[in-house]
RNA sequence: GGGCGGCUAGCUCAGGGGGAGAGCGCUUCCCUGACACGGAAGAGGUCAGAAGUUCAAAUCUUCUGUCGCCCA
Numbered sequence: 001g002g003g004c005g006g007c008u009a010g011c012u013c014a015g016g017g018g019g020a021g022a023g024c025g026c027u028u029c030c031c032u033g034a035c036a037c038g039g040a041a042g043a044g045g046u047c048a049g050a051a052g053u054u055c056a057a058a059u060c061u062u063c064u065g066u067c068g069c070c071c072a
Base pairs, nucleotide, nucleotide: 001071002070003069004068005067006066007065010024011023012022013021018055026042027041028040029039030038048064049063050062051061052060
């Protein structure tokens, strides 16, 4: 220098045009003498950034950033 892939909740990840989600973690309540386990409810997201396409973009296109892999 070229090619490919990842970036979504605190962590690990799913979702690939119209509802933003799961597990773990966190908070409150129940349970217990207390803790753990278990049960119920809840909070938490500018979907890496910008621009474009579209009635509508986390999702499609382009550029940028960052991480990883491959080639030279």

Transfer RNA from an uncultured Eggerthellaceae bacterium, 72 nucleotides, folded computationally. The coordinates come from a structure-prediction model, not an experiment, and the mean pLDDT is 85. Its Rfam family is "tRNA". Gene Ontology term of the family: triplet codon-amino acid adaptor activity. Rfam classes the family as a transfer RNA.